A computed fold for a 1493-nucleotide RNA from an uncultured bacterium, annotated as small-subunit ribosomal RNA. Its Rfam family is "Bacterial small subunit ribosomal RNA". Gene Ontology terms of the family: structural constituent of ribosome and ribosome. RNAcentral holds the sequence, with entries from ENA, Greengenes and SILVA. Its mean pLDDT, the model's own confidence on a scale to 100, is 83.

[in-house]
RNA sequence: AGAGUUUGAUCCUGGCUCAGGACGAACGCUGGCGGCGUGCCUAACACAUGCAAGUCGAGCGGGAAAUCUCAAAAUGAAACUUCGGUCGAUUUUUGAGAUGGAGAGCGGCGGACGGGUGAGUAACGCGUGAGUAACCUGCCCAUAAGUGAGGGAUAGCCCAUGGAAACGUGGAGUAAUACCUCAUAUUGUAUGUUAACUGCAUGGCUGACAUAUGAAAGAUUUAUCGCUUAUGGAUGGACUCGCGUCUGAUUAGAUAGUUGGUGAGGUAACGGCUCACCAAGUCGACGAUCAGUAGCCGAACUGAGAGGUUGAUCGGCCGCAUUGGGACUGAGACACGGCCCAGACUCCUACGGGAGGCAGCAGUGGGGAAUAUUGCGCAAUGGGGGGAACCCUGACGCAGCAACGCCGCGUGCAGGAAGAAGGUCUUCGGAUUGUAAACUGUUGUCGCAAGGGAAGAAGACAGUGACGGUACCUUGUGAGAAAGUCACGGCUAACUACGUGCCAGCAGCCGCGGUAAUACGUAGGUGACAAGCGUUGUCCGGAUUUACUGGGUGUAAAGGGCGUGUAGGCGGGAUAGCAAGUCAGUCGUGAAAUACCGAGGCUCAACCUCGGGGCUGCGAUUGAAACUGUUACUCUUGAGUAUCGGAGAGGCAAGCGGAAUUCCUAGUGUAGCGGUGAAAUGCGUAGAUAUUAGGAGGAACACCAGUGGCGAAGGCGGCUUGCUGGACGACAACUGACGCUGAGGCGCGAAAGCGUGGGGAGCAAACAGGAUUAGAUACCCUGGUAGUCCACGCUGUAAACGAUGAAUACUAGGUGUGGGAGGACUGACCCCUUCCGUGCCGCAGUUAACACAAUAAGUAUUCCACCUGGGGAGUACGACCGCAAGGUUGAAACUCAAAGGAAUUGACGGGGGCCCGCACAAGCAGUGGAUUAUGUGGUUUAAUUCGACGCAACGCGAAGAACCUUACCAGGACUUGACAUCCAACUAACGAAGCAGAGGUGCAUUAGGUGCCCUUCGGGGAAAGUUGAGACAGGUGGUGCAUGGUUGUCGUCAGCUCGUGUCGUGAGAUGUUGGGUUAAGUCCCGCAACGAGCGCAACCCCUAUUGUUAGUUGCUACGCGAGAGCACUCUAGCGAGACUGCCGUUGACAAAACGGAGGAAGGCGGGGACGACGUCAAAUCAUCAUGCCCCUUAUGUCCUGGGCUACACACGUAAUACAAUGGUCGUCAACAAAGGGAAGCAAAACCGCGAGGUGGAGCAAAUCCCCAAAAACGAUCUCAGUUCGGAUUGCAGGCUGCAACUCGCCUGCAUGAAGCUGGAAUUGCUGGUAAUCGCGGAUCAGCAUGCCGCGGUGAAUACGUUCCCGGGCCUUGUACACACCGCCCGUCACACCAUGAGAGUCGGGAACACCCGAAGUCCGUAGUCUAACCGCAAGGAGGGCGCGGCCGAAGGUGGGUCCGGUAAUUGGGGUGAAGUCGUAACAAGGUAACCGU
Repeated sequence: AGAGUUUGAUCCUGGCUCAGGACGAACGCUGGCGGCGUGCCUAACACAUGCAAGUCGAGCGGGAAAUCUCAAAAUGAAACUUCGGUCGAUUUUUGAGAUGGAGAGCGGCGGACGGGUGAGUAACGCGUGAGUAACCUGCCCAUAAGUGAGGGAUAGCCCAUGGAAACGUGGAGUAAUACCUCAUAUUGUAUGUUAACUGCAUGGCUGACAUAUGAAAGAUUUAUCGCUUAUGGAUGGACUCGCGUCUGAUUAGAUAGUUGGUGAGGUAACGGCUCACCAAGUCGACGAUCAGUAGCCGAACUGAGAGGUUGAUCGGCCGCAUUGGGACUGAGACACGGCCCAGACUCCUACGGGAGGCAGCAGUGGGGAAUAUUGCGCAAUGGGGGGAACCCUGACGCAGCAACGCCGCGUGCAGGAAGAAGGUCUUCGGAUUGUAAACUGUUGUCGCAAGGGAAGAAGACAGUGACGGUACCUUGUGAGAAAGUCACGGCUAACUACGUGCCAGCAGCCGCGGUAAUACGUAGGUGACAAGCGUUGUCCGGAUUUACUGGGUGUAAAGGGCGUGUAGGCGGGAUAGCAAGUCAGUCGUGAAAUACCGAGGCUCAACCUCGGGGCUGCGAUUGAAACUGUUACUCUUGAGUAUCGGAGAGGCAAGCGGAAUUCCUAGUGUAGCGGUGAAAUGCGUAGAUAUUAGGAGGAACACCAGUGGCGAAGGCGGCUUGCUGGACGACAACUGACGCUGAGGCGCGAAAGCGUGGGGAGCAAACAGGAUUAGAUACCCUGGUAGUCCACGCUGUAAACGAUGAAUACUAGGUGUGGGAGGACUGACCCCUUCCGUGCCGCAGUUAACACAAUAAGUAUUCCACCUGGGGAGUACGACCGCAAGGUUGAAACUCAAAGGAAUUGACGGGGGCCCGCACAAGCAGUGGAUUAUGUGGUUUAAUUCGACGCAACGCGAAGAACCUUACCAGGACUUGACAUCCAACUAACGAAGCAGAGGUGCAUUAGGUGCCCUUCGGGGAAAGUUGAGACAGGUGGUGCAUGGUUGUCGUCAGCUCGUGUCGUGAGAUGUUGGGUUAAGUCCCGCAACGAGCGCAACCCCUAUUGUUAGUUGCUACGCGAGAGCACUCUAGCGAGACUGCCGUUGACAAAACGGAGGAAGGCGGGGACGACGUCAAAUCAUCAUGCCCCUUAUGUCCUGGGCUACACACGUAAUACAAUGGUCGUCAACAAAGGGAAGCAAAACCGCGAGGUGGAGCAAAUCCCCAAAAACGAUCUCAGUUCGGAUUGCAGGCUGCAACUCGCCUGCAUGAAGCUGGAAUUGCUGGUAAUCGCGGAUCAGCAUGCCGCGGUGAAUACGUUCCCGGGCCUUGUACACACCGCCCGUCACACCAUGAGAGUCGGGAACACCCGAAGUCCGUAGUCUAACCGCAAGGAGGGCGCGGCCGAAGGUGGGUCCGGUAAUUGGGGUGAAGUCGUAACAAGGUAACCGU
């Protein structure tokens, strides 16, 4: 950094897709180790259990257990004993004291920190920068001062008592650093007076004076720690303001405490914060309000950057703590592990009542694609309490789980070719896996075992480690435990085989797969990355595809239909000032972490630490003054005004005019008129059309008329008058920037349409009729109503187009035209200069190209409008406008990988031009009708083998199916085979006649026969045969869409290309086009082309003339033969000849054409062979060859019989006819050419009516044979189903052949069908041709009306290129490129998908109105109770409870509103290999298309 994808190809526009990076990820396969990080993104869902906030006895009253001492009582071990007892250990109980200090209580401090989470919040919430002269601040620090005197209660505890419990109630007594009173008091507070200083305003600060008022607490180990007041600091908070902070206008108006004032209340404090009164304000297009979404930031990811996206972990701020409300306490809360109330939920209950809140750490259920242990420790860091010891701390430090991420390491290293085996591929040779392995040597990260063993611990010493016997070090041992994943058609690095056969499947895009898949699956190999790899999802990038950097709008998406003008944006010259923007310096801030740079610490790295710069911002201050801005003054060139002048379909109103159409009246006049491609409907004998005269009425204004004029656009056209707008020119008098643009707004706005009222001649939607047509709700015709016209009002759209917004300036020319002015001139002409308009051509430049080009699409500036893939869709919903029709604004779901622009080459056109061809026309003869033959389709059949299907299949393969052929069918047989090669054994081989059988074949081998070469005579070999085994044979089985070869066709049409050069961004063009000419891209000329190749032509063959040479089998000058000869005929070699060469005319002095001469032949003399690049997936696997597939006792092989010959029918090609240009009979020495002949042609002669037979001369052929007919001459028939025609059938024969039944050909006699020239349609032929006549050959035993050849006789017509068909060249249009047999539109039918409407129905949200009104603050109140103070007392002050009031959550009711789900039915839309109907569009698309109505 780019790449793929629209096309036959190209350039452009434009979307889609890919390669990169990242992640709190998830999933699939796989998995060795360590370090550092990270880990509920979903249900702010519900939570069992444990823990997460306590501490202080140095504040207080008290005090359990335990221990000790003493006393008393009981017990009664051991010892002693006089056995009576003594002593009294031990144990237990009670009491007292001491020590002790648990649990609970009063009190203090802390539970407002730490930890969690992101529901809410679009906000001064957050960020940033200011402000508070409008504020508070416990603990901490500093300073100053003080700590005096009293008092009354109360909890715990005790007694009684209620309750299941939670929890109370009553009584008695008691302590304090708890509570209260008094004193004292500064620099406190409040009020007043006064002075100095000071601030941006209100004001502030300091001092003095007066009055009033306000404190305290003790503990103790005697070190201290507390307490009170005041000031200051620090820290933390509170409030205010500037700027910034998502989307929607299909949310445009919002707001009543709302905005402000006065006063009061309240607060730490300002403030409508609250209240009373007064005023009517305030916010909003610079986006209020409403709706949706969302915690914000430091930062993170990405990016070249600008940006875009994100807001996990870490850090700052905010909000929240089951939902909602509320206050209390306190320095601080309206309080996560506090309280009260209400709701939901869960739990306990004795049913009366109670208890609870993991969004703390673990953990559970649930949800989910998905996220960990009910671990250890307070050792460190930090926090709370305490004087301290210490206690508490799920903060935190660690460990556990997870490849979730980043980083590091390893799975060995070296040698090792018989290039092992195995695998894979193979052209079978080999290649590859691959030094890879084996094998040898070696090392030890790592694993295991053992030994040692930290730092983290601070301090004077000692003690204190969860991690952890961990990191690390040493030793031993073992290559031993440790490689996968994805890809391999292109993009994109990496290829082969097999399987599969549009199946299974793949796919990010293009696209693969229908029998040879590098794209599916598997294997081998290869590539990439690697303890990971791939997939999915999301974000940025690529995407300059929202364009600030950095895009566009003539035709690709995109200029508003046009004007006017508001806000806004932008704005001419000079001077002076200011300093808002701008620029420069300095200061403050921009937290830390992150990022960058440089160092350092873990063995490196990740990670961590330190330093530096930076954080592009905001604020303050000092300065500069060019530019923008602003103020003042000024100027005239922008703009405007005045004066003069001419041009104009500019607008509005009124009046007037003639031509034409139609109608009415009258006349003339008679049978048609009208209309069309052709007709008909229609009009007309009741008199039309035509024509003449008169009249009525409406609409439009011929010629002039012009890419002429005017207007902002729409638009404006007879003439006259009136009113009126604008532009232009001249002049330079006036104003002095007054200007440009213009979101909204306002106005104008073709046609169609709507409303009301007129009018209505012509035209004419709808409608009717007639035609056309398969249909024809159309095109055509005859009629005809709205409408078209006028007035007034509405609508507000058009392909409202130059598809080109407005304004200004600049940038070569040329040539028209309209209006004006000036110069010159005799001049109105012409010419020159200039201004304004309107066209064409054209340079530079621009453009994808086309094109634009001073009237820009060029170069610049300003402002507005609009675009961001195609479809869905200018649709739906909503809103606004409209009487309606509808208009304006204007989506989404879903779907496609394109849609599109310009140009190129082709192809095509019921486009154009030129040209050719038996293409038409002009002719001749036919086909289509009949019968027959033959081929095909169809049908039938056991089989009717197969192929060929428009031209270019159909008398075609087949130049010849009775058997054979033969491939088909039935039946019978064989299985290494009917045929080829190899091996082994054996044998010579072969085998007649015979028997059985349909035959193949089998039996029998007894007959016969026993060959060649070598030989050492034993034998061996070649060839052949038999048998056997397997390799294999065989296949007219499939695929002509896997192929070769061959062939047809366009087409014997004149075309098809290349090299170099040039032009074009390119595909491509040029050459090859143009002017002529030709049969021809044939030739000439011209030309950015110059040359060349394949085709054309020529060279080849036959034929027409002639010369020469040669002549036998030919020929004759022969009566015949022989002989002779080679002049002629003929034969066949070599030559000549024809070239527009000559003349004339035309043409461009060319090419060439036309005419003529000569010539056998004249303009290619006639005919043949010869077929360019290519097209048709044209034909053929059944000529042959061949890949792959298939069959292998059969799809092979052999045989007999049958079939290919069937027959209601249809088509093609032929034969013969329908007759007199004929039939029949006779005559004539009638007259050819080209071929064939040995298993052959066959003469003469004879027999037969004949086919033919007998016969066998001659001939391997210029020698012999096959071998002519029509014509000509004469006679007859006389127009008829015939003396035409010959089918069909009968009988009798002939020939070939093993055999003519199915199924051959021929002859004779007899029979004598259809048919009297053929509908629509259609074929061949232009001269020795058509037509007609016969002859020969191949195939072949036999069989031709077919095919291929040959000659005889021998015409008619061609004006011409309008039309049909085919072709060539140029040009044009195109939405075609599989190329018109193309493309393509809409309804209907079917399936699926998303969506609108929908009687309704269900749910949710935010408000509003009213009702009820918990807790609670505040206010009121004397019902009740009342310790401290006052009072002698009564009582009072004050307070509590109660009650009432305002506010007030949840709840209830209600009507609207917004959003969503769902719904019978319904509307259109989209998608879907082969449905239906038509053919609307693309070519003049067959009625040009399109826009609006």